[in-house]
RNA sequence: AGAGUUGGCCGGGCAGUCGCCCGGAAGAUCUUCGCACCAGGAGGCGCCCGCGUCUCUGCGUGUGGGUUUUCCGGGAGGAAAGUCCGGGCUCCACAGGGCAGGGUGCCAGGUAAUGCCUGGGGGGCGUGAGCCCACGGAAAGUGCAACAGAAAGCAUACCGCCGAUGCAGCCUCCGCCUUCGUGGUGGCGGUUGCAGGCAAGGGUGAAAUGGUGCGGUAAGAGCGCACCGCACGGCUGGCAACAGGCGUGGCGAUGGUAAACCCCACCCGGAGCAAGACCAAAUAGGAACCCUUUCGUGCGGCCCGCACGGGGUUCGGGUAGGUCGCUAGAGGCGCGCGGUGACGCUCGUCCCAGAUGAAUGACUGUCCUCGACAGAACCCGGCUUACAGGCCGACUCUGCUU
Numbered sequence: 001a002g003a004g005u006u007g008g009c010c011g012g013g014c015a016g017u018c019g020c021c022c023g024g025a026a027g028a029u030c031u032u033c034g035c036a037c038c039a040g041g042a043g044g045c046g047c048c049c050g051c052g053u054c055u056c057u058g059c060g061u062g063u064g065g066g067u068u069u070u071c072c073g074g075g076a077g078g079a080a081a082g083u084c085c086g087g088g089c090u091c092c093a094c095a096g097g098g099c100a101g102g103g104u105g106c107c108a109g110g111u112a113a114u115g116c117c118u119g120g121g122g123g124g125c126g127u128g129a130g131c132c133c134a135c136g137g138a139a140a141g142u143g144c145a146a147c148a149g150a151a152a153g154c155a156u157a158c159c160g161c162c163g164a165u166g167c168a169g170c171c172u173c174c175g176c177c178u179u180c181g182u183g184g185u186g187g188c189g190g191u192u193g194c195a196g197g198c199a200a201g202g203g204u205g206a207a208a209u210g211g212u213g214c215g216g217u218a219a220g221a222g223c224g225c226a227c228c229g230c231a232c233g234g235c236u237g238g239c240a241a242c243a244g245g246c247g248u249g250g251c252g253a254u255g256g257u258a259a260a261c262c263c264c265a266c267c268c269g270g271a272g273c274a275a276g277a278c279c280a281a282a283u284a285g286g287a288a289c290c291c292u293u294u295c296g297u298g299c300g301g302c303c304c305g306c307a308c309g310g311g312g313u314u315c316g317g318g319u320a321g322g323u324c325g326c327u328a329g330a331g332g333c334g335c336g337c338g339g340u341g342a343c344g345c346u347c348g349u350c351c352c353a354g355a356u357g358a359a360u361g362a363c364u365g366u367c368c369u370c371g372a373c374a375g376a377a378c379c380c381g382g383c384u385u386a387c388a389g390g391c392c393g394a395c396u397c398u399g400c401u402u
Stems, first nucleotide, its partner, number of pairs: 001398010012367007020075011033064005040057008077373001081384002084382005089272004101268005106120005121135001122133004136263002141261002143257002158202002160198003165195007173187005210228006229251001230249004235244003276324004286315006295309005331350004336345003368371001
């Protein structure tokens, strides 16, 4: 210098004007608000005759609330998103155990908890920094494997190799017999075919019945041997996952597939802030008590009486509406200590949205690298997804220079 890996951070700045939400301070106002206190006036009642008590009214003060003015302070995110996991909180349910259903799945640790994070083991990819992996069980059972292929699980053979052994045909040579016809018969060797042997090689496939090599054989084959792999049993190291090494076994035992059923181990009650709690109009309906002096209907006409209406008071449920839940928290920042790390502990310091038709904006000026994805709604911890551009740290490979 080029190419790359990884961790963290920022995500337009400044100034002015106007506006919105929340909190605080001060003031104004409330005919359409409440409560308390002081003093006064009027009226009623009681009696011990100037005191007590009750009601009404007016003024003042204090306080709470509503409205409003001024000033001060604060006002979206790294993902506020998807709502996919895990917790807090609230209500409901719940003796204990089991079944069903769902989830997780190498080991250890962190944590409130997790399917998250950290460290480690194993496997794969990369020259490397580093990245990726649902990574328990296929010797319990069931299922599946299109096409191709002989054969896809329990046995088998398309091409091919051999043809030792047995049978048949032919040929060369040799022996024997002979009716002398190269006729018969026997044997060594060669060759062709069949029976038979094999699974090394080819071919098919995503996958082919341990691999490589030497020996061996008619040709072959764990048939034998060495190494690797596999299984089993000890040993050593490690908390463990696992690693190393030793011995035994030739290995058709035990092929693949479980984000196929299934088996094993562990975990899981349901609903969610429209959770839930409190205050509480009008109207309608409900309950209790009282009135019926006045009114209606019924008890065949009348009276009394009764019943149902009717009227009044009180109460409870509940709707609108309001208040709480609501943001001080597994909180942020900083120093130190412990730990490889995730993280934990001590101390100091800070308060940083809280709306409910739902605020967080608009305009102007100016600067630059010209500004992406995107808007809280009970609160946290994660994961995933979207994102213009920029900054910082650590590391790797290649080339060059000293």
This is a predicted structure of a 402-nucleotide RNA (Bacterial RNase P class A) from a Pseudomonadales bacterium. Taxonomically the source falls in Pseudomonadales (Bacteria, Pseudomonadati, Pseudomonadota, Gammaproteobacteria). It is recorded under the gene name rnpB. The prediction has a mean pLDDT of 77. Rfam family: Bacterial RNase P class A. From the family's description: Ribonuclease P (RNase P) is a ubiquitous endoribonuclease, found in archaea, bacteria and eukarya as well as chloroplasts and mitochondria.